[in-house]
RNA sequence: CGAGCUGACCGAGUAAUCGCUGAUUUUUUACAUCAGAGGAAAGUCCGGGCUCCAAAGGAUAAGACGCCAGGUAACGCCUGGGAGUAACGAAAGUUACUACGGCUAGUGCAACAGAAAAUAAACCGCCUAAUCUUGGGUAAGGGUGAAAAGGUAAGGUAAGAGCUUACCGUGUACCUGGAAACAGGUAUAGCUAGGUAAACCCCGUCUGGAGCAAGACUAAAUAGAGAUUCUUUAAUGUUAUCCGCAUUGAAUCUGGGUAAGUUGCUAGAGAUUUGUGGCGACAUAAAUCCAAGAUGAAUGAUUACUUAAAACAGAACCCGGCUUAUGGGUCAGCUCUCUAA
Numbered sequence: 001c002g003a004g005c006u007g008a009c010c011g012a013g014u015a016a017u018c019g020c021u022g023a024u025u026u027u028u029u030a031c032a033u034c035a036g037a038g039g040a041a042a043g044u045c046c047g048g049g050c051u052c053c054a055a056a057g058g059a060u061a062a063g064a065c066g067c068c069a070g071g072u073a074a075c076g077c078c079u080g081g082g083a084g085u086a087a088c089g090a091a092a093g094u095u096a097c098u099a100c101g102g103c104u105a106g107u108g109c110a111a112c113a114g115a116a117a118a119u120a121a122a123c124c125g126c127c128u129a130a131u132c133u134u135g136g137g138u139a140a141g142g143g144u145g146a147a148a149a150g151g152u153a154a155g156g157u158a159a160g161a162g163c164u165u166a167c168c169g170u171g172u173a174c175c176u177g178g179a180a181a182c183a184g185g186u187a188u189a190g191c192u193a194g195g196u197a198a199a200c201c202c203c204g205u206c207u208g209g210a211g212c213a214a215g216a217c218u219a220a221a222u223a224g225a226g227a228u229u230c231u232u233u234a235a236u237g238u239u240a241u242c243c244g245c246a247u248u249g250a251a252u253c254u255g256g257g258u259a260a261g262u263u264g265c266u267a268g269a270g271a272u273u274u275g276u277g278g279c280g281a282c283a284u285a286a287a288u289c290c291a292a293g294a295u296g297a298a299u300g301a302u303u304a305c306u307u308a309a310a311a312c313a314g315a316a317c318c319c320g321g322c323u324u325a326u327g328g329g330u331c332a333g334c335u336c337u338c339u340a341a
Base pairs, nucleotide, nucleotide: 002336003335004334005333006332007331008330009329010328012306013305014304015303016302017301018300020036021035022034023033024032038312042323043322045321046320047319048318049317050211051210052209053208057243058242059241060240062207063206064205065204066203067081068080069079070078071077082100083098084097085096086095087094088093101202102201106200107199108196109195123142124141125138126137127136128135129134150168151167152166153165154164155163169191170189171188172187173186174185175184176183177182215263216262217261218260225254226253227252228251229250230249234248235247236246237245238244270289271288272287273286274285275284276283277282
């Protein structure tokens, strides 16, 4: 220099002509002016706003989360810190990830191999008594295994073993730092057979249901239809279940009418800039701005220029997140090839 990987940002722009939707002006229209799909609009995985059940709740079940402290309307999200693991590095450290409460409440699981895998053990080996059969001691060495009675060294012993000692580890108590999780130190005890909870479970915290096809209003039409079952000692709703509360009808079948319009529907937990506070996520103050509201579903076509813009891709009540897909450009970090020193 080039290429690749990871992460963040951007996701085309300007002008003209014709066409479509909305708003404003307008007696209606026309003309005119202004605006018109995304960073993920996708997934429907979380959390809400809003609407209804509804006049009231309590318990159980079920589900979710799980280090500490903050942020937020809230969250399973975000920020900072701690601990652990991994990679790189001589080290200090840097980067990444974490489903990070409890195995001494209980239950379960670990095939095969192995002597033995939770009532834990003696295959080889070592020592010893004997005699050719065996008995006793041992768990340091070897073997099996993902995992086998803390690790290293010395002393000691018949041979060994925390048996004893030193250091490390672990438990307990206290001190120091820190808001805390935790970190460090001192003392003390030979303390000892673990792993696994996105295994059942235990502990702590949280959670009502349904959803814009929710709901509200207007207009029109029909058959105020027929049959069956249960009906206050009942049924329905709230509700996944029970208690409570509310209401007085509820369910099934046959047949007929309507399925149209308005609203909800976009001014917000809104955006941008600047100041202040904070490591930060964010908070706060001021100023400025109004960026789609379709309804069988609008935002398109052509030309010219700039240019990397060619991919993934198309709003349907609205927001805050997470996850997934993505050509190309810019920036940052890392890796590799080549060249030079």
Molecule: Bacterial RNase P class A
Organism: Pseudomonadota bacterium